[in-house]
Context: one part of a larger RNA
RNA sequence: GAUUGAACGCUGGCGGCAUGCCUUACACAUGCAAGUCGAACGGUAACAGGCCCGCAAGGGUGCUGACGAGUGGCGGACGGGUGAGGAACACAUCGGAAUUUGCCCAGUCGUGGGGGAUAACGUAGGGAAACUUACGCUAAUACCGCAUACGACACCGUGUUGAAAGAUACGGGGUGAAAGCGGGGGAUCGCAAGACCUCGCGCGGCUGGAUGAGCCGAUGUCGGAUUAGCUUGUUGGCGGGGUAAGAGCCCACCAAGGCGACGAUCCGUAGCUGGUCUGAGAGGAUGAUCAGCCACAUUGGGACUGAGACACGGCCCAAACUCCUACGGGAGGCAGCAGUGGGGAAUAUUGGACAAUGGGGGCAACCCUGAUCCAGCAAUGCCGCGUGUGUGAAGAAGGCCUUCGGGUUGUAAAGCACUUUUAUCAGGAACGAAACGCGCAGGGUUAAUAGCCUUGUGAACUGACGGUACCUGAGGAAUAAGCACCGGCUAACUUCGUGCCAGCAGCCGCGGUAAUACGAAGGGUGCAAGCGUUACUC
Numbered sequence: 001g002a003u004u005g006a007a008c009g010c011u012g013g014c015g016g017c018a019u020g021c022c023u024u025a026c027a028c029a030u031g032c033a034a035g036u037c038g039a040a041c042g043g044u045a046a047c048a049g050g051c052c053c054g055c056a057a058g059g060g061u062g063c064u065g066a067c068g069a070g071u072g073g074c075g076g077a078c079g080g081g082u083g084a085g086g087a088a089c090a091c092a093u094c095g096g097a098a099u100u101u102g103c104c105c106a107g108u109c110g111u112g113g114g115g116g117a118u119a120a121c122g123u124a125g126g127g128a129a130a131c132u133u134a135c136g137c138u139a140a141u142a143c144c145g146c147a148u149a150c151g152a153c154a155c156c157g158u159g160u161u162g163a164a165a166g167a168u169a170c171g172g173g174g175u176g177a178a179a180g181c182g183g184g185g186g187a188u189c190g191c192a193a194g195a196c197c198u199c200g201c202g203c204g205g206c207u208g209g210a211u212g213a214g215c216c217g218a219u220g221u222c223g224g225a226u227u228a229g230c231u232u233g234u235u236g237g238c239g240g241g242g243u244a245a246g247a248g249c250c251c252a253c254c255a256a257g258g259c260g261a262c263g264a265u266c267c268g269u270a271g272c273u274g275g276u277c278u279g280a281g282a283g284g285a286u287g288a289u290c291a292g293c294c295a296c297a298u299u300g301g302g303a304c305u306g307a308g309a310c311a312c313g314g315c316c317c318a319a320a321c322u323c324c325u326a327c328g329g330g331a332g333g334c335a336g337c338a339g340u341g342g343g344g345a346a347u348a349u350u351g352g353a354c355a356a357u358g359g360g361g362g363c364a365a366c367c368c369u370g371a372u373c374c375a376g377c378a379a380u381g382c383c384g385c386g387u388g389u390g391u392g393a394a395g396a397a398g399g400c401c402u403u404c405g406g407g408u409u410g411u412a413a414a415g416c417a418c419u420u421u422u423a424u425c426a427g428g429a430a431c432g433a434a435a436c437g438c439g440c441a442g443g444g445u446u447a448a449u450a451g452c453c454u455u456g457u458g459a460a461c462u463g464a465c466g467g468u469a470c471c472u473g474a475g476g477a478a479u480a481a482g483c484a485c486c487g488g489c490u491a492a493c494u495u496c497g498u499g500c501c502a503g504c505a506g507c508c509g510c511g512g513u514a515a516u517a518c519g520a521a522g523g524g525u526g527c528a529a530g531c532g533u534u535a536c537u538c
Stems, first nucleotide, its partner, number of pairs: 001538002004535001006534005013385006019378002021343001026341003030338003035074003040071002043067002047065003050061004081296003090221007099213002104209008112146001114144002121136006152175002155172007180201006188195002222268003229259003234256004239251003271293004275286004298319005321332004349375001351374003357371001358369004388418004398409004424474005432465001438458008482527005487508003493522005503510002
């Protein structure tokens, strides 16, 4: 000199954009943060409507819009937080082969025919509660057989290739699937429901893709030798098991190996990277915000479900802590967003909205979304603007100094002439919004002018921020300057007070009666809505 997620002191007008628990991975009151689908299902607790009964009050009826609870599907493995652990395949870069991949895309072949249950509900109980027991009824895209199998899987045979393991082609007999729902309707059948046809969404098998994930190798990645030896599933083999998949990953047997001064083992410290700061660079330091990866979710352990977890707002067990209890037993997990206590030098609102972007569910309408977008607080940082402009010598008054002549503050003020950024008041007023959906027309599908898909076009709807940005007008210099320093380094000097006292100080050093170094004043210098101090790094 530069830098900061800074703090402290004095001071403080405005705006834009960023940033904001670095300490106790300490404990948490309260609210919200993951739901959705009735176009899978049986149904109907509430609301609204229709219908029926009734003079009325009211009652009945799932008939309709809808829909609590329940079965079922998809999603709760994403998004959000934190950095405790971890010095190693954790991360970074470059490679690899023995794997898997819901939803999505392309292709291909199917979607036949049956069965038995169970929640909800009803009845009867138990319990303070959490909750729970027995019996009975019922549905499905829930569950289970059967049929079928282009291709799939394992096996057998033959051929080709190969040293072998294996790879590949053909043939054979085996094994293994599925689910329906909604819209529309001409002919035919049917009293009707519907069969049937068609369209859309689904469902099953297989192939390929895309994306995600798992695994392996090479190289790199802090300090300590006042840590020198470490290792028995240890190192390798054979045979098995296990996994989606290779492997001592696990097991039985056999051999005795493997690592280490190119630092094993042990101890300490630490999330890694893109980057960030500094520096001419080399390098040094660092890893907030943003982005990628990893790890964790009170502590420790475990599996279940699932395409995916050994799962932050799932389950089980143990432990500590907190809460409820009728003492028998139960409930909980903010390192999500706010917020509270505590710790600390120190770090914000128990705000608004799903309008946009994105995510989950749904055919859609739509619902959910503390992701996100916004607003609030803080000079915490960066950037921009302002606190007036011009003129004005009687060089006013006052202050300070003085050699008493004057000098300086100083064109500074006043005065005169202007301007109105900002602030205040008033008026106008956005971009961010285009889609989805709806109407019309064309094309495709189709028996069809339904329906659905697609193209074009048209009229509407949708804004938290917010009456905000921005624009216009009004009056009036009106609403707006401080902080540090002035001995040398280092830009800037005099007077008074004090008298080795009080004090200053980054280093040298100053102060003991003429202190440009202490305190005050006048003047000056430097930065400026900031200025200094402290702390970290280069």
This is a predicted structure of a 538-nucleotide part of an RNA (small-subunit ribosomal RNA, 5' domain) from an uncultured bacterium.